[in-house]
Molecule: small-subunit ribosomal RNA
Organism: uncultured bacterium
RNA sequence: GAGUUUGAUCCUGGCUCAGGACGAACGCUGGCGGCGUGCUUAAGCUAUGCAAGUGGGACGGUCGCCUUUGGCGACAGUCGCGGACGGGUGAGUAACGCGUAGGAAUCUACCCUAAAGUUAAGGAUAACCUCGAGAAAUUGGGGCUAAUCCUGGAUGUGCCCGCAAGGGUAAAGGCUUCGGCCGCUUUAGGAUGAGCCUGCGUCCUAUCAGCUUGUUGGUGAGGUAAUUGCUCACCAAGGCGAUGACGGGUAGGGGGCGUGAGAGCGCGGUCCCCCACAAGGGCACUGAGACACGGGCCCUACACCUACGGGUGGCAGCAAGUAGGAAUCAUGCGCAAUGGGCGAAAGCCUGACGCUGCGACGCCGCGUGCGGGAAUGACGGCCGGAAGGUCGUAAACCGCUGUGGAGGGGGGAGAUAAUGACGGUACCCCUCUAGAAAGCAGUUGCUAACUACGUGCCAGAAGCCUCGGUCAAACGUAGGCUGCAAGCGUUGUCCGGAGUUAUUGGGCGUAAAGGGUUGGGCAGGCGGCUAUGUAAGUCAUUGGUUAAAACUUACGGCUUAACUGUAAGUUUGCCAGUGAAACUGCGUGGCUAGAGGCAGAUAGGGGUCAGCGGAACUGCUGGAGUAGGGGUAAAAUCCAUUGAUACCAGCAGGAACACCUAAGGCGAAGGCAGCUGACUGGGUCUUGCCUGACGCUCAUCCACGAAAGCUAGGGUAGCGAAACGGAUUAGAUACCCGUGCAGUCCUAGCCGUAAACAUUGGACACUAGCCUGGUGGCUUUUGUUGCCAGGCGCAAGCUAACGUGUUAAGUGUCCCGCCUGGGGAGUACGGUCGCAAGAUUAAAACUUAAAGGAAUUGGCGGGGGCUCGCACAAGCGGUGGAGCGCGUGGUUUAAUUGGAUGAUAAGCCAAGAACCUUACCAGGCCUUGACAUGCUAGUAGUAGGAACCUGAAAGGGGGACGAUCUCGUUUAAUCGAGAAGCUAGCACAGGUGUUGCACGGCUGUCGUCAGCUCGUCUCGUGAGAGGUAGGGUUAAGACCUACAACGAGCGCAACCCAUACCGUUAGUUGUAUCACUCUAGCGGGACUGCCCGGGUAACCGGGAGGAAGGUGUGGACGACGUCAAGUCAGCGUUGCCCUUAUGGUCUGGGCGACACACGCGCUACAAUGGCGGGGACAAUGGGCAGCCACGUCGUAAGGCGGAGCUAAUCCCAAAACCUCGUCUCAGUUCGGAUUGGGGUCUGCAACCCGACCCCAUGAAGUCGGAAUCGCUAGUAAUCGCGUAUCAGCCACGGCGCGGUGAAUACGUUCUCGAGCCUUGCACACACCGCCCGUCACGUGAGCCAAGUUGGGAGUGCCCGAAGUUCUCCGCCUUGCGGAGGAUUAAGGUAAACUCAGCGAGGAGCGCGAAGUCGUAACAAGGUAGCCGUA
Repeated sequence: GAGUUUGAUCCUGGCUCAGGACGAACGCUGGCGGCGUGCUUAAGCUAUGCAAGUGGGACGGUCGCCUUUGGCGACAGUCGCGGACGGGUGAGUAACGCGUAGGAAUCUACCCUAAAGUUAAGGAUAACCUCGAGAAAUUGGGGCUAAUCCUGGAUGUGCCCGCAAGGGUAAAGGCUUCGGCCGCUUUAGGAUGAGCCUGCGUCCUAUCAGCUUGUUGGUGAGGUAAUUGCUCACCAAGGCGAUGACGGGUAGGGGGCGUGAGAGCGCGGUCCCCCACAAGGGCACUGAGACACGGGCCCUACACCUACGGGUGGCAGCAAGUAGGAAUCAUGCGCAAUGGGCGAAAGCCUGACGCUGCGACGCCGCGUGCGGGAAUGACGGCCGGAAGGUCGUAAACCGCUGUGGAGGGGGGAGAUAAUGACGGUACCCCUCUAGAAAGCAGUUGCUAACUACGUGCCAGAAGCCUCGGUCAAACGUAGGCUGCAAGCGUUGUCCGGAGUUAUUGGGCGUAAAGGGUUGGGCAGGCGGCUAUGUAAGUCAUUGGUUAAAACUUACGGCUUAACUGUAAGUUUGCCAGUGAAACUGCGUGGCUAGAGGCAGAUAGGGGUCAGCGGAACUGCUGGAGUAGGGGUAAAAUCCAUUGAUACCAGCAGGAACACCUAAGGCGAAGGCAGCUGACUGGGUCUUGCCUGACGCUCAUCCACGAAAGCUAGGGUAGCGAAACGGAUUAGAUACCCGUGCAGUCCUAGCCGUAAACAUUGGACACUAGCCUGGUGGCUUUUGUUGCCAGGCGCAAGCUAACGUGUUAAGUGUCCCGCCUGGGGAGUACGGUCGCAAGAUUAAAACUUAAAGGAAUUGGCGGGGGCUCGCACAAGCGGUGGAGCGCGUGGUUUAAUUGGAUGAUAAGCCAAGAACCUUACCAGGCCUUGACAUGCUAGUAGUAGGAACCUGAAAGGGGGACGAUCUCGUUUAAUCGAGAAGCUAGCACAGGUGUUGCACGGCUGUCGUCAGCUCGUCUCGUGAGAGGUAGGGUUAAGACCUACAACGAGCGCAACCCAUACCGUUAGUUGUAUCACUCUAGCGGGACUGCCCGGGUAACCGGGAGGAAGGUGUGGACGACGUCAAGUCAGCGUUGCCCUUAUGGUCUGGGCGACACACGCGCUACAAUGGCGGGGACAAUGGGCAGCCACGUCGUAAGGCGGAGCUAAUCCCAAAACCUCGUCUCAGUUCGGAUUGGGGUCUGCAACCCGACCCCAUGAAGUCGGAAUCGCUAGUAAUCGCGUAUCAGCCACGGCGCGGUGAAUACGUUCUCGAGCCUUGCACACACCGCCCGUCACGUGAGCCAAGUUGGGAGUGCCCGAAGUUCUCCGCCUUGCGGAGGAUUAAGGUAAACUCAGCGAGGAGCGCGAAGUCGUAACAAGGUAGCCGUA
């Protein structure tokens, strides 16, 4: 810097990524070289070889050879020096271990310098010889012998002890060319190395707070090279610790390495320095040096040998093996170089070291070719819109080069005289060959790089967000592309990004975070003015040190680089010296502005104790009185005729103190309220005096601390957890009601928590106002000006925003507390406190990508306000009951084709299912197809095609007969070519198959609701807001007014159609004619225009005129959008699927089924009626395969004749109504279902399955439960008529037409829906939202738990090896042996501690797909929510 919380935004905050690094590992791949580097695990165990020897010029001897009084060489042993270095490892160690800077009480072999000496004697012993023991390892007795082996004597330059006197104290020789050389002894000094002491620095943990008896100091003694409780005796009682003792965990430390701008953080492998260790422990010996890796003794564990008696061993040296592990090499060569040991030297030894090998483990360098090119872009792959694009100059092909490779030749330096493991080296030259040499990862975003196919929430991917449910740039493969390259990725770890522990450099009102900080206050931190001294801090300068390597810079060496050499710088630190004196500190003196005191005044529910009071309440007594009272939304439980409630009087009791009362007062907070008194704390104001920094803050600590709760004893009126009863409810362990134990009250004592909140720690200073309480000054009319306290709204500033703003969340200083993603969890364990409840302190595993704050836009609310709508109300008529019709579900069926499903499906698609339709089912047939286009081949007896056969038809046969068109040509349809058609074949057709959740188009709905937006501008960090809110008004975001807005667009309205009036024009029809009516063109008319009133205006109310009055009435017209609404079966169409079938065709059947349920209708239930006779009045429409007058026949449907009409001409063609009569309240003269019989018509055909007519039959039904629908005027209701579809018709449906023609609207509380404003929100898939807890299942980690197992560190006691030391004894007395004591490793045992493993079972927690029960929270969440407590 980026990604990720949201619909979007800003912030907080975590998670994740891009970078660098590695002793790495794993996957795929792998050409060369240089330089580095390689058991991070089991400090597990080790076969085999090697890693420390050397000296014959210290010594005796043995052996060999020769040039033999001798010489040379080899060797076991004695002796000397070295095996304390070099090499390995990091177990232990939190320590003077390491680092750094100092110090004094020490030693130092070999080496250097100086001085002195090196005399004279003695003794033993190995080897060797001999006799033994033993399997071996090894070892015993006897005898001989040497030395640079051992001993004492002399001397004493010196040295040591001692005040002195005095005393003590050394030696080794060897070789020689005879010059000397190498040694030895003593002393002093040096050099080197080592030991010791001290200041400072050096991880985590307080859920480790007290630790310590040689402990702290002293005296004396012992001991050491040396100081010291190092050890011992005695004496004293000290010493350490919140600046973290003691305990626990982890760890070798440093130079440095990685990262980072730095400060830091992490690490300590290779190289260098120091330390520690050498199978686990203890111990000393020798020595200059060790308590000793390749020495010793003892214990333990392990392993090996054994003759079972006893022995042997220690790779954390180099190789190697085994085990462990993700993982780490050769049982190589050489001492040539460097270095080390011994030696006089030659030399010997050296797994130190120098080299080589193995491993892409790392860094660095090089290569895998270069130039052309038939490129007008090959083949092939991939893509494709079929043109082409791309791999791609890439290949082929031509030319060139030779890093590397092979063969040959030469060959520097490492070497100073000799000596070269490396080395068949590096390097150079010649010859040959493009030949052997490219992969890995990625390709949605972050993040450079995209297409195709496969797959279909599968398989899989994934670092985070996430991707995959049929078009996946995210999975798998391919092609392309991108990145890096002999490597590339992955995993792990560290730093960075992370300002995400914040010193540099963060925060705490609401995001995590102010302690109840309420007060006091120790330590600590910080601190007013002034003078002077000092110099600790501070600053300057000088010196020492800060090893080398490393790092940086410069210049060199390997062809370059890595690597490496030289020089300079750095090494920020520590120590010491000198100086300065501003600031801080310290010492001394002074001051008064901070702080405090005295005096005067003053307000107050400040606190404690005592007394008193009235109202109310309850109970009791008495009176009076009667049937209820009480309670609720409504009730009931309950009280009451044994007299309640209500009323009066009296008595008793307990608790709380109305009005005053307030934005008010007091207190440090919690908190404090009737009145009076006593005692008492604090504050404020005013004036003067006094003290003289006495101050601020405060971890631990002390005190206080609402309510609930606890203990003991009282008290108990009311209220009232628990409990009981009544209701409510699906349930109701609740909300409501009736009772009611604790408690609430008092005394004494605990508890110590609260949303203990202003969610804001305390103190001081500075930075515009107004009000209230207290108290002063000046004026006194009003005011004005101080101090203290309490509030309000704002400037600047701050803030993520909200907000805050002299009572800061502003600007600063000081001190304290606290935070570091969410959950787990304020939980577990441990500690402390508590009688208990519990409080306090306070984790981890695991899980998760968010959790969160503020604000924005929506949506929603059983929130609010305003306002509409046949929304309710007021009315009229229906539905729901009956029968029938139609549609749907369900069921049935071979099929009952399919779709539509709350509103917004259900007389819908369907404006016509007997066949057809038709998509369904059964069966029969066809396969380039019923239909389209193109290609190839054939085709005059061609196309077509009668009779006939078969068949249910389709189809299959059959073939008499038998063609056409265009062009050219010819006597001639004669010939040729073509077209059309047909046959065969190929492309393809076809699909009412699938996906309406891939789509277009169209449609429904919200809704004819009044809304939805844009440009510029302004405000806001931003999402966004303003505009469009407010006040009026309207049917309306229509209009007016006002306004940080000004305008505009889509909607509204208007423009359009119909209708009502008039005028005019024309007139077929109509009419005898004219006119009217009528028909259809044009025009007029209505605009709040006029009047009155109200109002700023818009506009509203009323009126006049008018056919019509305030959008006249009706229609068409449907904004941005919503419902993944509906339709792939109207049509079109992507993808997928079928292709002798999911296509086509035919016959028959089905779509018409029927225990049932729902929706829409028709007809009714009758007298406002039915029936019979008579009489009258429409409009819209339709009509030639038609409408049909009229006549006639038939009871009728209809038949037979037949005029008119292609229509304002003819026809279809009215009913309710009026009138006369009858019926008289009944299952009827209502009602017409159902059924029987007989007919008519349409049509190939009325069985399934048509309509109509006649006769007969005459069902249910007497006005319809809960519920529910329509309608505001020419409307509802009621009456008939027409029409599309159509052969006919299941039409009682749809769409239209006219006739007759009402009732009601107080009003907006309620239901439903809608609009605007506002409010809350944990919703945004938007309340059909979100979300909590139990239970059930699976799974994970932790906790508790009877116990059990193991580790660790100690303590007491027992026992006690080796060794050291002390005492005693005995001797074969330079010493040896024995006994005893002290100390002590290991071991045993006892009781505790601590850490860890397992653990029946238990409680909770996390996570899981669509489980169960409820509905707690979010809106007033339907009982406001939340905190503490029981």